[in-house]
C1' cells in the first nucleotide's frame, strides 16, 4: 500500500408500511420505523428497468371530454456494470 471481508472492535446508512408536503405519474423531501445493506458514500458515463404531462398516431363523440398505442427530455445509485472517496484488520 492492494486485494479481501471476520461469531472482531468502534461506528454508520435505513427497505416496507403510516404521516406530512412536492409532483400528471414514476418518485422524491421530512418524521416515524428497522427489512437488510463492508461501501445500502458520491457521479446517469454504459446497460437494464419504471412512468407518459407535453407531444405524435388511432377509436368514440355535435362539442367538451374520454380510451388505447407509441414516445423521455424525467425516474431509479437498495438493478447491474463503471469511476471516485472512505472505518478497521482476523484468516
Nucleotide at each position: 500500500c492492494c486485494g479481501c471481508g471476520a461469531u472482531a472492535a468502534a461506528g454508520g446508512c435505513a427497505a416496507a408500511c403510516c404521516c406530512g408536503g412536492c409532483g400528471a405519474a414514476a418518485g422524491c423531501c421530512g418524521g416515524c420505523g428497522a427489512c437488510g445493506c463492508a461501501a445500502a458514500g458520491c457521479u446517469c458515463c454504459g446497460a437494464g428497468a419504471c412512468u407518459a404531462c407535453a407531444g405524435c398516431g388511432c377509436g368514440u363523440g355535435u362539442c367538451a371530454a374520454c380510451g388505447c398505442g407509441c414516445c423521455a427530455u424525467g425516474u431509479c445509485g437498495g438493478u447491474c456494470g463503471a469511476g471516485u472517496u472512505a472505518c478497521c484488520g482476523a484468516a